Source information
A computed fold for a 1516-nucleotide RNA from an uncultured bacterium, annotated as small-subunit ribosomal RNA. The coordinates come from a structure-prediction model, not an experiment, and the mean pLDDT is 84. The RNAcentral record of the sequence draws on ENA, Greengenes and SILVA.
RNA sequence: GAGUUUGAUCCUGGCUCAGAACGAACGCUGAUGGCGUGCCUCAUACAUGCAAGUCGAGCGGGCGUAGCAAUACGUCAGCGGCGAACGGGUGAGUAACGCGUAAACAAUCUGCCUCGAGGUGGGGGAUAACUAUCCCAACGGAUAGCUAAUACCGCAUACAGCAGCGAGACCGCAUGGUUUUUCUGUUAAAGAUUUAUCGCCUCGGGAUGAGUUUGCGUCCCAUUAGCUAGUUGGCGGGGUAAUGGCCCACCAAGGCGACGAUGGGUAGCCGGCCUGAGAGGGUGUCCGGCCACAUUGGGACUGAGAUACGGCCCAGACUCCUACGGGAGGCAGCAGUAGGGAAUUUUGCGCAAUGGGGGAAACCCUGACGCAGCAACGCCAUGUGUGGGAUGAAGCAUUUAGGUGUGUAAACCACUGUCGGCAGGGAAUAAAGUCCCCUUGGGGGAGUUGAAUGUACCUGCAGAGGAAGCCCCGGCAAACUUCGUGCCAGCAGCCGCGGUAAUACGAGGGGGGCAAGUGUUGUUCGGAAUCACUGGGCGUAAAGGGAGCGUAGGCGGGAGCCUAAGUUGGAUGUUUAAAAUCGGGGCCCAACCCCGACGUGGCAUCCAAAAACUGGGUUUCUGAAUGGGACAGAAGUUGAUGGAAUUGGAGGUGUAGCGGUGGAAUGCGUAGAUAUCUCCAAGAACACCGAUUGCGAAGGCAGUCAACUGGGUCCACAUUGACGCUGAGGCUCGAAAGCGUGGGGAGCAAACAGGAUUAGAUACCCUGGUAGUCCACGCCAUAAACGAUGAAUACUAGGUAUUGCGCUAUUCAACGGUGCAGUGCCGUAGCUAACGCGUUAAGUAUUCCGCCUGGGGAGUACGCCCGCAAGGGUGAAACUCAAAGGAAUUGACGGGGGCCCGCACAAGCGGUGGAGCAUGUGGUUUAAUUCGACGCAACGCGAAGAACCUUACCAAGGCUUGACAUGGGAAGGACAGUCUGAGAGAUCGGGCCUCUCCCGCAAGGGAGCCUUCCACACAGGUGCUGCAUGGCUGUCGUCAGCUCGUGUCGUGAGAUGUUGGGUUAAGUCCCGCAACGAGCGCAACCCUCGUUUCUAGUUGCCAUCGGGUAAAGCCGGGCCCUCUAGAGAGACUGCCGCGAAUAACGCGGAGGAAGGUGGGGACGACGUCAAGUCAUCAUGGCCCUUACGUCUUGGGCUACACACGUGCUACAAUGGGUGUUACAGAGGGCAGCAAGAGCGCGAGCUGGAGCCAAUCCCUAAAAGCAUCCUCAGUUCAGAUCGCAGUCUGCAACUCGACUGCGUGAAGUUGGAAUCGCUAGUAAUCGCGGAUCAGCACGCCGCGGUGAAUACGUUCCCGGGCCUUGUACACACCGCCCGUCAAGCCACGAAAGGAGAGAGCGCUCUAAGUCGCUUCGGUAACCUUAACAGGAGCCAAGCGCCUAAAGCGAGAUCUCUAAUUGGGGCUAAGUCGUAACAAGGUAGCCGUAUCGGAAGGUGCGGCUGGAUCACCUCCUU
Repeated sequence: GAGUUUGAUCCUGGCUCAGAACGAACGCUGAUGGCGUGCCUCAUACAUGCAAGUCGAGCGGGCGUAGCAAUACGUCAGCGGCGAACGGGUGAGUAACGCGUAAACAAUCUGCCUCGAGGUGGGGGAUAACUAUCCCAACGGAUAGCUAAUACCGCAUACAGCAGCGAGACCGCAUGGUUUUUCUGUUAAAGAUUUAUCGCCUCGGGAUGAGUUUGCGUCCCAUUAGCUAGUUGGCGGGGUAAUGGCCCACCAAGGCGACGAUGGGUAGCCGGCCUGAGAGGGUGUCCGGCCACAUUGGGACUGAGAUACGGCCCAGACUCCUACGGGAGGCAGCAGUAGGGAAUUUUGCGCAAUGGGGGAAACCCUGACGCAGCAACGCCAUGUGUGGGAUGAAGCAUUUAGGUGUGUAAACCACUGUCGGCAGGGAAUAAAGUCCCCUUGGGGGAGUUGAAUGUACCUGCAGAGGAAGCCCCGGCAAACUUCGUGCCAGCAGCCGCGGUAAUACGAGGGGGGCAAGUGUUGUUCGGAAUCACUGGGCGUAAAGGGAGCGUAGGCGGGAGCCUAAGUUGGAUGUUUAAAAUCGGGGCCCAACCCCGACGUGGCAUCCAAAAACUGGGUUUCUGAAUGGGACAGAAGUUGAUGGAAUUGGAGGUGUAGCGGUGGAAUGCGUAGAUAUCUCCAAGAACACCGAUUGCGAAGGCAGUCAACUGGGUCCACAUUGACGCUGAGGCUCGAAAGCGUGGGGAGCAAACAGGAUUAGAUACCCUGGUAGUCCACGCCAUAAACGAUGAAUACUAGGUAUUGCGCUAUUCAACGGUGCAGUGCCGUAGCUAACGCGUUAAGUAUUCCGCCUGGGGAGUACGCCCGCAAGGGUGAAACUCAAAGGAAUUGACGGGGGCCCGCACAAGCGGUGGAGCAUGUGGUUUAAUUCGACGCAACGCGAAGAACCUUACCAAGGCUUGACAUGGGAAGGACAGUCUGAGAGAUCGGGCCUCUCCCGCAAGGGAGCCUUCCACACAGGUGCUGCAUGGCUGUCGUCAGCUCGUGUCGUGAGAUGUUGGGUUAAGUCCCGCAACGAGCGCAACCCUCGUUUCUAGUUGCCAUCGGGUAAAGCCGGGCCCUCUAGAGAGACUGCCGCGAAUAACGCGGAGGAAGGUGGGGACGACGUCAAGUCAUCAUGGCCCUUACGUCUUGGGCUACACACGUGCUACAAUGGGUGUUACAGAGGGCAGCAAGAGCGCGAGCUGGAGCCAAUCCCUAAAAGCAUCCUCAGUUCAGAUCGCAGUCUGCAACUCGACUGCGUGAAGUUGGAAUCGCUAGUAAUCGCGGAUCAGCACGCCGCGGUGAAUACGUUCCCGGGCCUUGUACACACCGCCCGUCAAGCCACGAAAGGAGAGAGCGCUCUAAGUCGCUUCGGUAACCUUAACAGGAGCCAAGCGCCUAAAGCGAGAUCUCUAAUUGGGGCUAAGUCGUAACAAGGUAGCCGUAUCGGAAGGUGCGGCUGGAUCACCUCCUU
């Protein structure tokens, strides 16, 4: 920096990614070279070889060679010397003076090396090797004898050292140090070779190395808070190289610890390395420094040095040998083996170089080291060719079928020659040591030595020949298409892909990235300002402790002077080397290596350095406190007292109810309630005043009076003179509920009981009612203990209201002005993510305290502390999710509010729901009852018309290039038609008839058309997907809305405009306004009806003229009227009055055919419903292809216990029958409408005038009027059934319509519920048309007659605008809580079981040091003539300590466990509905109690509650 919470936004906040790195591992792949690196795991066990020896110039001897021998040379074990304490490995232990850094040793040692001084005399006794004898499996050993030394021991000497008693001098840092000196005591030595050295002894310096001590730094846990008896100190000893409780005896009682002791866990530390801008964070592999360890534990010896990796002793475990008696061993050296593990190499070469040990040296040894081998493990370098080359080849992929991509890529042409291969040549690393010569120092000369290695390197030859892969391609994040698959298989770092068109899975093509590698995994830092020192926060996101007092601590006012601890500056030392950085240099470059230089910083020391700040000292001022006066107050505690009300009791009056609710009931009451009056009792709380009032630290505090007590404010001066602020622990206070003891108990009231409500109702409502509420004393310590805002101080515009006190003003007051201290609101700057805060800060700063670091798990578990208990305090982890959250925005929604509209309600009229029938649907049935449509917005819908057809369904029978289209080949000929046989028909046969055009005489050829046959492309599909689509349609809704440009406001989503005041049918218009305009909608323009003018006058009409009839525009004629159908006019709130704001507009009026949109229609904004339709049509994809295609016959779509929708006809008298007589409109008509006439009761038939229509026909309009019937299952109603017919049609059986006669069912106005309609409307009456052979109660139209009602907007439904709340956004058909049931996972508890490390007590004691003793043994020295004795030594015994072992009691930790507890997760389980809107009882917090569960209820608290009203305050 990016992705991810949302519809979108800003913020908070976590998760994830891009980077770098690695001692890595794994997958795929793999050409070369250089330089590095390579058991991170089992400090597991180790076969085999090697890793420490050397010296004969210290010594004696054996053996070998040469020699006559002396002897010389070589070699071997031994004595002796030096080394083996280095080098090499590992990181187990260790939280420590272990390490780092800086110091100290006046408290120390130091072999070899170096410098200086001095010395090296003279003796002695042994012993190994060896020889002999013996024991023994082995390792080894015993006895006797011989011998040497630079081995061992006396003596001498010593000016030096050491020790001691004294006496001085100088110095320092406390003890003290250095030095001079008298005296006393004591202590040395080794030779070798042969001429020059190497040794030896003593002393003093140096260097190196080591030891000890100290300051500072050095991980996590406080759910580890107290630890400590040699402990802390002293005196005196012992011990050590040396200080010291290091050890011992005695004395004292100290020592350490919140600045984290003790305990537990983890860990070698550092230079460095990785990362990072840095500060930091992580790490300690290689290289270098230090430490520790060497199978585990203990111990000492030797030595200059060890408590000793390749030494010793003991104990334990393990392995091996054994003759069973006993012995041997220690790869965390180099290789190597086994094991473990994801994983880490050769049992290589050489001492040529560097370094080390020994030696005088030659030289020997050296798995240190130098090299090589293995491994892409890392870094660096190189190559796998270069140039040309378009037919843009082939192949592959894709395609809209044209093309496009791979792609100059290849082929092909011309070149080059790195690496690799072959051949030839061929280094450096090597110079010393050594020897020789000259020589003061020093210089010169000679020759020898190479593991790597015939390597690096150079030259030549051939030859593009031998050398490219891995990952990725949805976004982050560079790179896209096809096929396969179909929530499968799979992918995935996060978000997320996959349910038939997947750029996300798998494959192909293409592309991108890196490249001998590339991806993955793991780990670290970064990004992460996500622990914030640099550099974060805490009103609402996580986060202010409930409040105060105060300890430690932290911080601390103004001025002057002094100081110099902090601070700053300068200087010096140090911070090894390597690394890093910079500058050079060497390998062809680079990696790598070499040389030089420099820090910043840390620590220490110094300076008559500085003096701003902090600290210290001192003088002075005020902040703070105290004193005086005045004042306000529901501040606290105790006592007393008052009235109203409630309830109870007594009495009176009085009678049938009371009470309670949405409505009721339980309850009380004729045994007298409720009501009312009087009196009495009791307890609790204090109306009015009363207020955004006051007081208190908070909790909290309210009748009145008194006493005691705390705090505050104001005014004026005085005193002290920073005495201050904060405050971890600590202490005190702390609502309500709750607990204990004792009282009290009127009302209220958890629990409980009853009544209701309800599907249920463990609730809401009602009637009762116990704890409790009250008091005293004692606990508890929590609340939404809230301003969700810690305390203190200072500064930074104002306005307004109010409380207390003062000043001013006023005669006094009220109002006013002003100061201080409070309490509210509005608001500037500023702050804030926004909301908001804003002198009462959430602004600007300082100080101190508390707290936060994703959500859940969880304020849970365990542990500890407190509590009588309830419980409180402290307070995790596993696991799980990719979010959880804050503020604001737009919508949607609300059993929120306001305004408005609509046949939405109301007011009316008529229906549906009941009956019969028709029709559609569901269901059922069936071989099939084809399919679709499903709330409104499916259900007389698609279907404007299923007997066949239609037809898609079923049964049966057929066909397979097909019923239909295009193309090829062959044969035939028209096709068609007609007759006929079989068959249910399709179909299969038979007969008759039979082509056209062109060229050509003809034969024949060609073309066209048709039929048949063949083969293949293909046809065909009412098969699937309306959730892949186009088109069309429904719906909200003819509702008034939906948007845009520019500007402005806001971080932004967005807002404004479009809101507001009016008005309208309307976002219609007017006014106002940070908006100004515009678009799609509204309206208008279009059609039609209503008035009129003009034009025109047949088929229409007939006023006038004429003719004529029984009558009639019938005829001549006319175009006046009607009408027809074209063009116009007309209506615009235009005029008047009133209202409104002078506007828009409204109301009324005039005129007018019509008046405020004149009536009706067409016309349907942005969008919603994945609404409907793949079966109108079109169409992607999929599926079928002798069938899911196609043809045929018959059947079905018409079934029928039932349910629903829509209709028709009725139930009758506003009617029915009969009779009679007027008046329409709009349509239709040639495969048609059909008149007059005749026949039939009728449907209809015969017949056919007229009409392609203002001409003829359908065509009778019907309700009307008159009369009969007189309230009944009827002269209502007509279902059903029987008989007989008519018509259409191949055909009316399943299954048509109609007619006549007969039959005469239900039905007497319809429960809950529900529909339509506001005027030429409802209602009622008939007429026509489409479809159609026939079939209409349906549909679409037409006219006739022709009402009632609308107070009004409370309510139901739908809609619009504004506002409000929201946890909704798939948008309330939303979201969401808890129990129960199922599966999986981790965790807690638990009788018990198993184990681990650490400590304590006791027992036993190995080896060993130390101490004591001296039975025993004993060459050197002493005494002694000798014997013998002594010193010393050896050995033995005893004692202290003590490893391991055993026993015992506890504490801690880990694992495990029957069972048990809650938790988390898991598309579609159960029960309810708690929360989100007033969530339907506002919610939430604390507490108590109850309940299957969410939860309910009581008490107190909060607003993070909607709505309405009032009060107060504020703004204008």